This is a predicted structure of a 74-nucleotide RNA (transfer RNA) from a Paludibacteraceae bacterium.
[in-house]
């Protein structure tokens, strides 16, 4: 240097054919419970979805482009 894949909360993933407030688990933070924790319930914080352009009434999803990271060929 060519090709393929990845890139969404602090962490590991979901997210279907482009549509409706972007969700789960763990962790986290206060509350209850408890002599103290644990664990258990209960509630709420936290991603403008790698960065940037473009298609579109509308983009996490579809195009270029860039970074990163992994795999391969030579």
């Nucleotide at each position: 240097g060519g090709c393929u894949c990845a890139u969404u909360a602090g962490u590991u993933c979901a997210g279907u054919u482009g549509g409706a407030u972007a969700g789960a688990a763990c962790g986290u933070a206060g509350c209850g419970c408890u002599a103290c924790g644990g664990a258990c319930g209960c509630u709420g914080a936290g991603a403008u979805c790698g960065g940037g352009a473009g298609u579109u009434c509308g983009a996490a999803u579809c195009u270029c482009u860039c970074a990163u990271g992994a795999g391969u060929c030579a």

Rfam family: tRNA. By type it is a transfer RNA. It was read from a public genome assembly. The organism belongs to Paludibacteraceae, within Bacteria.